This is a predicted structure of a 77-nucleotide RNA (transfer RNA) from a Deltaproteobacteria bacterium. The sequence was found in a public genome assembly. The source organism's lineage runs through Bacteria, Pseudomonadati, Myxococcota and Myxococcia.
RNA sequence: GGGUCGUUAGCUCCAAUCGGUAGAGCAUCGGACUCCAAAUCCGAGGGUUGUAGGUUCGAAUCCUACACGGCCCGCCA
Numbered sequence: 001g002g003g004u005c006g007u008u009a010g011c012u013c014c015a016a017u018c019g020g021u022a023g024a025g026c027a028u029c030g031g032a033c034u035c036c037a038a039a040u041c042c043g044a045g046g047g048u049u050g051u052a053g054g055u056u057c058g059a060a061u062c063c064u065a066c067a068c069g070g071c072c073c074g075c076c077a
Stems, first nucleotide, its partner, number of pairs: 001073007010026004020057001028044005050066005
């Protein structure tokens, strides 16, 4: 340099049908329980879906460029 795969909540992805309301577990916070705490149970908050554009009535999803990372191939030394 070429090809290919990936990037989603504080962390991890095992979600998201045909393009039509963005999810789970853990963590955090509140409550129940307990003499208190832990464990357990119930609930709540938390998102520029890597960035910027494009297509579309509508994009996590399709297209383009870029950034970062993995894998394969090639070049130089």